[in-house]
Context: one part of a larger RNA
């Protein structure tokens, strides 16, 4: 000098930040991922219109037409983003520089071509029925942008072949053969088969996002010296988006290592942050990039994308419900609770802004985010008054008893109004509307010195000295060292020095 700090004493305000470093410990409760009726079939409330009946003559009720709220379901997209944590990981994990002639990419942009004709189911629903529940079973009905064939077709894929190029596998241009897709969907206008928008299918290009490979760099211990059988390489096959012992069969016997293999310990990495003149040293909180994880271990499914925090299955531990047959759960999301600890906040408001998901849109959702609350935890700013005022008052302390000092300090006089308090006005942030913050910031008026100063130190280092008490006691102390009767070093008082809403101490780093 620094700090995600803690502790002691003290504490007026504002702005901007920051706030479980320990138990990746266990979690009550609420919320954190939905959306689309312009994909689909049901359900059909309020209301409106017409007709009928009762009569109390303007109410009740019934029927029909319309209407479309709501509810669950099928389907599409999203849920792989955003948010959290740092357990694991010494590794192509990260950083940096390259490579992919070995790769994928939903939504988006752009280009080319198309959107023909059929079919069978199923949930919802109805009926019966099992179970305490979670959840089912059987029979029957129905729709779709759900599902399945068929037609169409090459610039796409595969095989063969010719030319050119290249970096080995190859790339590219041409020819031949074979193979492969879709939703006649929805809405709005027109009205006689059209137009527009949004969808859908195939292919090319782009953008974005990812995947893989490589050079170099990346903690300590040799009181860890040998390690390794899919191990190292080859052939063939499988698998993958793709290369590859990634996997399998066979063959060879290799491969790594004092330039530190292997083992053990520790640790997420970086941009950065702290310190330092620099070189270096230390750290990896907040913010940003990457990685890993989601009670523990394992596995795959769906999907463009996961081996998936708020999905599925299996196993184990724990907790809960149970009618004992069986079930349910996962805060390292935001708040919050217990526990641990020296120690770390509200079960807040709003989608107004920014951003995200869905939707044609209106809009809905969003503990992301924007704000507010708590904490001197940090940085910065402001205040606690200003001017005049000597009988140098009273009082305290010291004294050589003359005085000195606190000290213009106080009192007193004249003022000011930052902050505060009271009243009034009142934003920007929002592009037409829409403001949680918030009647906030800010402005004006009034009021009246009132409501606002402490902490540490004073032997030397090191700025700042006297008195009394104590008497190697009580105590102090970072080092040297003080204290045994005149202690500037202990305790108290007066005075002084330093910093100041803080001041000291402790821990850690330079």
């Nucleotide at each position: 000098g620094a700090c995600g700090a803690a502790c002691g004493c003290u504490g007026g305000c504002g702005g901007c930040g920051u706030g479980c470093c320990u138990a990746a410990u266990a979690c009550a409760u609420g919320c954190a991922a939905g959306u689309a009726g312009a994909a689909c079939g049901c359900u059909g409330a309020a209301g409106a219109a017409a007709g009928g009946a009762g009569c109390u003559u303007g109410c009740u009720u019934c029927u029909u037409u319309u209407g479309g709220a709501u509810g669950a379901g099928u389907u599409g997209c999203g849920a792989a983003c955003g948010g959290g944590u740092g357990a694991g990981u010494a590794a192509c994990g990260c950083g940096u520089a390259g490579g992919u002639a070995a790769c994928c990419u939903g939504c988006c942009u752009u280009g080319u071509a198309g959107c023909g004709g059929g079919g069978g189911a199923u949930a919802a629903c109805u009926a019966u029925u099992g179970g305490a529940a979670a959840c089912g079973a059987u029979a029957g009905c129905u729709a779709a942008u759900a599902c399945c064939g068929c037609a169409u077709a090459a610039c796409a894929g595969c095989u063969u072949u010719u030319g050119a190029c290249a970096c080995a596998u190859g790339u590219u241009a041409g020819a031949a053969g074979c193979u492969u897709g879709a939703a006649a969907g929805a809405u709005g206008c027109a009205a006689u088969u059209g137009c527009a928008u949004c969808a859908c299918u195939a292919c090319g290009a782009g953008a974005u996002g990812g995947a893989c490979c490589u050079g170099c760099g990346u903690u300590g211990u040799a009181u860890u010296a040998g390690c390794u059988a899919g191990u190292a390489g080859g052939u063939a096959g499988g698998g993958u988006a793709a290369c590859g012992g990634c996997c399998u069969a066979c063959c060879u016997a290799g491969g790594c290592g004092a330039c530190g293999a292997u083992a053990c310990a520790u640790a997420g990495c970086c941009g950065a942050c702290c310190u330092g003149a620099g070189a270096g040293g230390g750290u990896g909180a907040u913010c940003g990039g990457c990685c890993a994880c989601a009670c523990u271990g394992g596995a795959a499914c769906u999907g463009a994308g996961a081996c998936a925090c708020g999905g599925u299955c299996c196993a184990a531990a724990c907790u809960c419900c149970u009618a004992c047959g069986g079930g349910a759960g996962g805060c390292a999301g935001c708040a919050g609770u217990g526990g641990g600890g020296a120690a770390u906040a509200u079960u807040g408001c709003a989608c107004a802004a920014u951003g995200g998901g869905c939707g044609a849109a209106a809009g809905c959702c969003u503990g992301a985010u924007g704000c507010a609350g708590c904490a001197a935890c940090g940085c910065c700013g402001c205040g606690u008054g200003a001017a005049c005022g000597a009988u140098g008052a009273a009082g305290g302390u010291c004294u050589u008893c003359g005085g000195a000092u606190c000290g213009u300090a106080a009192a007193g006089u004249u003022c000011u109004g930052u902050c505060g308090c009271a009243g009034g006005g009142g934003a920007a942030g929002a592009u037409a509307a829409u403001g949680a913050c918030g009647g906030u910031a800010c402005c004006c008026u009034g009021u009246g010195a009132g409501g606002a100063a402490g902490c540490a130190c004073c032997g030397g280092c090191u700025a700042a000295c006297u008195a009394c008490g104590u008497g190697c006691c009580a105590g102090c102390a970072g080092c040297c060292g003080c204290g045994g009767u005149a202690a500037u070093a202990c305790g108290u008082a007066g005075g002084g020095u330093g910093c100041u809403a803080g001041c000291g101490u402790u821990a850690u780093c330079c």

Predicted 3D model of a 510-nucleotide part of an RNA (small-subunit ribosomal RNA, 5' domain) from an uncultured bacterium. The full RNA is in RNAcentral, with records from ENA and SILVA. Its mean pLDDT, the model's own confidence on a scale to 100, is 83.